[in-house]
C1' cells in the first nucleotide's frame, strides 16, 4: 500500500520560532494571510486505544472470577487544535439548500 469496524455539524491560544502563500489531490468556488497565515515548538482539546472510579445486565457452585453496556476522571500511545471533512463536483430532490452514498481523514484490529 490493502481489508474490516467505529467516528467524522461538538471541543481546543492574547504564546515562541519563522517569513509567504495556505485550506489532502484534481476542477469550480468561498474563505484565511505582513493586524504575520500554512508549518514547527510549547500550551490546550478529548475521537480511538490505555489506566482508574462507579453503576447496570448476563454468566458462575448466586463465591472468587469472566463477558458486555452506561457514566465520571486521567492524559500514557496515536490524533486533533479557522470556515461542517470549508462547500460543491455521484444520486434523490432541487434556484440554492437538504438527504443519501462515494471518496477523504483519524483510531483499533487483521495481514
Nucleotide at each position: 500500500a490493502c481489508c474490516u469496524u467505529a467516528u467524522u455539524c461538538a471541543g481546543a491560544g492574547u504564546g515562541g520560532c519563522g517569513g509567504a502563500g495556505a485550506g489532502a489531490u484534481c476542477a469550480g468556488g468561498c474563505u484565511c494571510g505582513a493586524c504575520g497565515a500554512u508549518g514547527c515548538c510549547c500550551g490546550g482539546c478529548a475521537a480511538c486505544c490505555u489506566g482508574u472510579g462507579u453503576u447496570c445486565c448476563c454468566u458462575u457452585u448466586u463465591g472468587c472470577g469472566g463477558g458486555g453496556g452506561g457514566u465520571g476522571c486521567a492524559a500514557g500511545g496515536u490524533g486533533c487544535u479557522a470556515c461542517a471533512u470549508c462547500c460543491u463536483g455521484c444520486g434523490g430532490u432541487u434556484u440554492a439548500a437538504c438527504c443519501g452514498a462515494a471518496a477523504g481523514a483519524u483510531a483499533a484490529g487483521g495481514g